[in-house]
RNA sequence: UUCUGCUCAGAGCAAACCACGGGUGACCGUGGGACGCAGAGCCACGGAACUGAGACAUCAGUUAGCCGAGCCGCCAGA
Numbered sequence: 001u002u003c004u005g006c007u008c009a010g011a012g013c014a015a016a017c018c019a020c021g022g023g024u025g026a027c028c029g030u031g032g033g034a035c036g037c038a039g040a041g042c043c044a045c046g047g048a049a050c051u052g053a054g055a056c057a058u059c060a061g062u063u064a065g066c067c068g069a070g071c072c073g074c075c076a077g078a
Stems, first nucleotide, its partner, number of pairs: 002078004012037002017032006035065001041071002045068003048063006
C1' cells in the first nucleotide's frame, strides 16, 4: 500500500418507540431508549426514494441507517 472481516483490544454510532421543541410537509434538534452497524465517520456531486409549490415545464427541500463518486480513519489477519 492492497485485500479480507473468522478471532482479539479499546472505543464509537444509535432504528422503532416515548417526551419536549422546530417545520405546511418529507423530516430535523435535545433527552430517554437499542433494532442494528467494521466505516451507521464527513460530504446532496450522480442515481434513487420521499415532501411542498406549480404555469405540470420545473422550482425549493428531505433522506448519508438506499446505491455509487469524493475526503478522512480504528483493530486484527493475509